[in-house]
RNA sequence: AGAGUUCGAUUCUGGCUCAGGAUGAAUGUUAGUGACAUGCUUAACUCAUGCAAGUCAGACGUGAAACACGGGAAAUGGUGUUUCCAGUGGCGGACGGGUGAGUAACGCGUAAGAACCUGCCCUUGGGAGGGGAACAAUAGCUAGAAACGGCUACUUAUACCCCGUAGGCUAAGGUGCAAAAGGAGGAAUCCGCCCGAGGAGGGGCUCGCGUCUGAUUAGCUAGUUGGUGAGGCAAUAGCUUACCAAGGAGAUGAUCAGUAGCUGGUCUGAGAGGAUGAUCAGCCACACUGGGACUUAGACAUGGCCCAGACUCCUACAGGAGGCAGCAGUGGGGAAUUUUCCGCAAUGGGCGAAAGCCUGAUGGAGCAAUGUUGCAUGGAAGGUAGAAGGCCCGCGGGUCAUGAACUUCUUUUCUUGAAGAAGAAGCAAUGAUAGUAUAUCAGGAAUAAGAAUCGGCUAACUCUAUGCCAGUAGUUGUGGUAACACAGAGGAUGCAAGCGUUAUCCGGAAUGAUUGGGCGUAAAGCAUUUGUAGGUGGCUUUUUAAGUCCGCCGUCAAGUCCCAGGGCUCAACCGUGGAAAGGCGGUGGAAACUACCAAGCUGGAGUACGGUAGGGGUAGAGGGAAUUUUCAGUGGAGCGGUGAAAUGCGUAGAGAUCGAAAAGAACACCAACGACAAAAGCACUCUGCUGGGCAGACACUGACACAGAGAGGCGAAAGCUAGGGGAGCAAAUGGGAUUAGAUGCCCCAGUAGUCCUAGCCGUAAACGAUGGAUACUAGGCGCUGUGUGUAUCAACCCAUGCAGUGUUGUAGCUAACACAUUAAGUAUCCCGCCUUGGGAGUAUGUUCACAAGAAUGAAACUCAAAGGAAUUGACGGGGGCCCGCACAAGCGGUGGAGCAUGUGGUUUAAUUCGAUGCAAAGCGAAGAACCUUACCAGGGCUUGACAUGCCGCGAAUCCUCUUGAAAGAGAGGGGCCUUCGGGAACACGGACACAGGUAGUGCAUGGUUGUCGUCAACUCGUGCCAUAAGGUGUUGGGUUAAGUCCCGCAACAAGCGCAAUCCUUGUGCUUAGUUGCCAUCAUUGAGUUCGGAACCUUGAACAAACUGCCGGUGAUAAGACAUAGGAAGGUGAGGAUGACGUCAAGUCAUCAUGCCCCUUAUGCCCUGGGUGACACACGUGCUAUAAUGGCUGGAACAAAGGGUUGCGAUCCCGUGAGGGUGAGCUAACCCCAAAAACCCAUCCUCUAUUUGAAUUGCAGGCUGCAACUCGCCUGCAUGAAAUUGAAAUCGCUAGUACUCAUCGGUCAUCCAUACGACGGUGAAUUCGUUCCCCGGCCUUGUACACACUGCCUGUCACACUAUGGGAGCUGGCCAUGCCCGAAGUCGAUACAUUAACCACAAGGAGGGGGAUGCCAAAGGUAGGGCUAGUGACUAGAGUGAAGUCGUAACAAGGUAGCCGUACUGGAAGGUGCGACUG
Repeated sequence: AGAGUUCGAUUCUGGCUCAGGAUGAAUGUUAGUGACAUGCUUAACUCAUGCAAGUCAGACGUGAAACACGGGAAAUGGUGUUUCCAGUGGCGGACGGGUGAGUAACGCGUAAGAACCUGCCCUUGGGAGGGGAACAAUAGCUAGAAACGGCUACUUAUACCCCGUAGGCUAAGGUGCAAAAGGAGGAAUCCGCCCGAGGAGGGGCUCGCGUCUGAUUAGCUAGUUGGUGAGGCAAUAGCUUACCAAGGAGAUGAUCAGUAGCUGGUCUGAGAGGAUGAUCAGCCACACUGGGACUUAGACAUGGCCCAGACUCCUACAGGAGGCAGCAGUGGGGAAUUUUCCGCAAUGGGCGAAAGCCUGAUGGAGCAAUGUUGCAUGGAAGGUAGAAGGCCCGCGGGUCAUGAACUUCUUUUCUUGAAGAAGAAGCAAUGAUAGUAUAUCAGGAAUAAGAAUCGGCUAACUCUAUGCCAGUAGUUGUGGUAACACAGAGGAUGCAAGCGUUAUCCGGAAUGAUUGGGCGUAAAGCAUUUGUAGGUGGCUUUUUAAGUCCGCCGUCAAGUCCCAGGGCUCAACCGUGGAAAGGCGGUGGAAACUACCAAGCUGGAGUACGGUAGGGGUAGAGGGAAUUUUCAGUGGAGCGGUGAAAUGCGUAGAGAUCGAAAAGAACACCAACGACAAAAGCACUCUGCUGGGCAGACACUGACACAGAGAGGCGAAAGCUAGGGGAGCAAAUGGGAUUAGAUGCCCCAGUAGUCCUAGCCGUAAACGAUGGAUACUAGGCGCUGUGUGUAUCAACCCAUGCAGUGUUGUAGCUAACACAUUAAGUAUCCCGCCUUGGGAGUAUGUUCACAAGAAUGAAACUCAAAGGAAUUGACGGGGGCCCGCACAAGCGGUGGAGCAUGUGGUUUAAUUCGAUGCAAAGCGAAGAACCUUACCAGGGCUUGACAUGCCGCGAAUCCUCUUGAAAGAGAGGGGCCUUCGGGAACACGGACACAGGUAGUGCAUGGUUGUCGUCAACUCGUGCCAUAAGGUGUUGGGUUAAGUCCCGCAACAAGCGCAAUCCUUGUGCUUAGUUGCCAUCAUUGAGUUCGGAACCUUGAACAAACUGCCGGUGAUAAGACAUAGGAAGGUGAGGAUGACGUCAAGUCAUCAUGCCCCUUAUGCCCUGGGUGACACACGUGCUAUAAUGGCUGGAACAAAGGGUUGCGAUCCCGUGAGGGUGAGCUAACCCCAAAAACCCAUCCUCUAUUUGAAUUGCAGGCUGCAACUCGCCUGCAUGAAAUUGAAAUCGCUAGUACUCAUCGGUCAUCCAUACGACGGUGAAUUCGUUCCCCGGCCUUGUACACACUGCCUGUCACACUAUGGGAGCUGGCCAUGCCCGAAGUCGAUACAUUAACCACAAGGAGGGGGAUGCCAAAGGUAGGGCUAGUGACUAGAGUGAAGUCGUAACAAGGUAGCCGUACUGGAAGGUGCGACUG
């Protein structure tokens, strides 16, 4: 310090998530030992048991026990000492310890203040005189179960009372107030008591400032605010009361509601901050819940009292007792938190003169890895067979492993023995901890390592198993048969007595932004204006010193943090000293800036003056064009409307045309990115009234300004109320079309409305999606208004200023697009608004409105994205350009018939398998009777039909016989080489490694092929542009078959493609002539032979064509056009050749191959069957339907092929297929071999025929082991459909189509009408690119990127989830009114009572009791407010697998979309009106 995640990729915005640190933690798993810390965060829930506050006998009167003493006859009594004890009395139980319920408060923090109190303690001054009356204990009686008492009698005191004095109070006169105590000691003396004064420490009170959230809490307050009198308190005070006044606090947030102890600090962070308030420390509050006082120096106290309530316990049912939020501990709750321990040795506290007693404060131990920190689990030197074993493997090895075993040494820990502390002060004594720490002897490597992770973020990888299953997951995601992501294993990584997970906080998050964010399009500028509070504010000079700055002082407890140094062996930890503490307060200065005071200024702002432009506003008056209607005339059949129609109007006279009249609404041209206005908005002309602006001149005022929370005004369209008006248009509605439907688009009608008047509503894409003001920061070119200069008679032109309105553009800014003196630049001031998407501008509450609705405005839940700009593609029922037998123009077909063949389907024991739009279907298959063959049935084999290795054996091969459907089984005959040891091949037998598989996966693959497409494209290097994806080049202007070439250009070069190179063909020349050829000369039946090399032809080599030349054209280019020459002319014709890539295209059955599967079978052998089935559908073909023909007869002309397991001449036989014979040929030699269409001639004469040949019968031939399933051919006989073929659709542009024969491969034969070649004859048409299809380039839009077979919206149906409403129901809290009214203080008292004092002895003062008045807790009751839970039913929302209906949006999304509003419809939606361009 960052990283992951939106996309095909990029950038930005923006959320979500992670890496760090922390914890009073919990949980899973594992666990050696010390030190130091920490340990009910939940039920302030309930508590058994024990302990936690007593002490003083030197305050006092009894009582008890023990010991000692002397006397005594003894019992016994006495005296003394010590100890214990209930009671009276004193001091302490207000500290210490616990908890955080309440409390939003002077409670806390900080800084100040004045009207107070203070036991014990310290300093100091003075004093203690004289009297008196009781009550406990105790004794007796007595009530009660108990707790607790009652009556009578006695008594001490440092208990209580009176007088005097000191003293106190005071209005200064007085006085009604008002002290004391002794004890110990032999004594000195010590400890106490009372009254003053001062101190220290403690406490009470007041106040400035600070201290959470909510405005969907805006009004609160009656003792309330103040005054006077009185009361009251330690003290001030409405603290209380009577009277008087009507105040007081609040938008700087009162009141109300919710939550919460506050702080030093703690965690985190660079800091500013954020979160938190355990342990330690300070303050506060509380003690079962609520109320109350008593005592006291101090309490409204709780280990004290009284009352009420809830709960628990005891009870003899009359009545009583209790309060762990002290230490342990129990139950309960909970994810979760310890021992019913030891000791007062230390520190501290209470009492005491002291010894001492008490002390669950505290010191310690125990439990718990809860945390921090230290140490160890071995170390050193050797030790390689690189051990065994595991895992992986390319089978070579690698790794665990610089390791283990083994040898030598060591002992922190561990076990054992014997020693043994400090902490103790102050003469001695006193140690819980503890036989601990520590040192030391001996023993022996002995007793001691785990958890997590390993796809990326994030350090660390392989195998096996699983197969969208099981599972994983913080996020992205992973898992559907090769998972580095699940599970196991091996290995590795980072930690380590821990390691992971979960929860929470801070950080990262600049993701609430003071430091330190934004608002044109991502979330975000109020529709606009006026203006209150608050905020900010021009120039000059004074005053003051509030802000500001500087110095000093006080304080900010200790502890913590930081620094230095020290103590525990180190560290954690603990002392010591220092520093720091940003705040608050005081004090002294400074005077620049802000502010205040005062005085001025004119530049901001305003006023007056004379001008000026304008659809600015408002009221009134006038006008013409058009539309519709009505009336009258003419006229006579249609009009109107649409893509096409129909509804509609019209012979009752429409439409058209002419004239007249009426009505309402809107104002053509001018007209313009022109004017005006705050915005909404504003347009015929004229007039009245009226607002604002601008320029000029520079007279006046003198900062009067800007902006503006609340508040007020205005505010399109639609809509509402009332009254008018109503021509046209037109939601709704009706009808006609369209359509699958059409609640729409289109058409015909048509009502609200649109218009006016008076009110309401208050919203729009109310937009420049850009708040207002001021200042500054290059220009260029326009327009509007108005000045100046120049000029002129005047108007122009030109230059220049101000105000407004546009366009282009530099710097700058921006994520980019863009903005750019009219800023989205640079700055200041003020206001408004935003903080992920959805839920939702919804619910609820409130305010406003007649209503429609508007304003304010959430949460639960859900997702990991939503979004902006730009890029590359793809797509568009977007645009432009271009090509192609793409269309068009033609020729011939298919689709209909019969047959052949392939496929689907069906059937079957099997009908083996694959190929399925173009790009499967006469395809793999260039040839299924057996074989092929992969399929089925049956019969057989199991190291196998085939390969390698081992052992044994020899009847190896071959022939014959038996059996069998065959395979197979059985029987009989018989090898090679040799150096004589043996060996090779082959066969058989055996065991094991293995063979074998046309079994699966073409979505694991190689190779190969198809297709877009022979389309013209696809890329790279360097440079340049852009933040980047990317762009440029490759675009543009021309041209081409072509990214072909030329020109231009931030590009310049290059590559794969195009073209060329290759083959065939077309012309010529040269050369060579055998088996080919023959002009001349001979010759023959015959180019037969001699001969020839001219011709034809064949082979080889070469030439030729390049827009080369000329002409005009084009830009002087590339090129195109035309002509000539030429065998050929513009790539001459044809072929081969197939860029980057696309389709998970085809093929595991050509072959190869990973993985998986079978192994007496999914392997192998054999016979027979099947692949040839047949209601049907499709594809590709053949033959036809005839006269451009058919039959018969005659007679011509090719090319290219093939041939020894072969082609086979000739001759003979047969009607023929063919048979017999066998010349020649290993081929320019011989053979297949006849070319056919064509031509000549005869017959047929328009008819299912002399067309057509299917089908069927009979008789034959050939091949082959075999012709039934299932071959081909021949002859005779038979003679079906079919008479030119619906929708639709295919091929072809010249030697092409149509048509005619020929040959070949495969092959024993052949189902070939197929496929591949070859020649013969030989056309028609192309105006052209509007349309269909495919493709290429440029551009545009996009919400698509699996890329339009895309994306996506709403209703309905089903399931689940949370929420709202809801007749109500049930709780809680709060306040108010009334009733009742405990305890208790205070008041008052005519009842009854009373030791101290007074007394004239009656009584009084004073006290307590009873009843009583005010206040008053709990309780009751009434109507409220807030809040929680629940509720039949109901509403919308969200999420779900592939449901239903449509297709609204994204492209011109097929009617452009969207906003506001109104109506309407199953639903998306549609339509009207106005607005916007996104």
The RNA shown here (small-subunit ribosomal RNA) has 1478 nucleotides and comes from Datura wrightii. The RNAcentral record of the sequence draws on SILVA. Rfam family: Bacterial small subunit ribosomal RNA.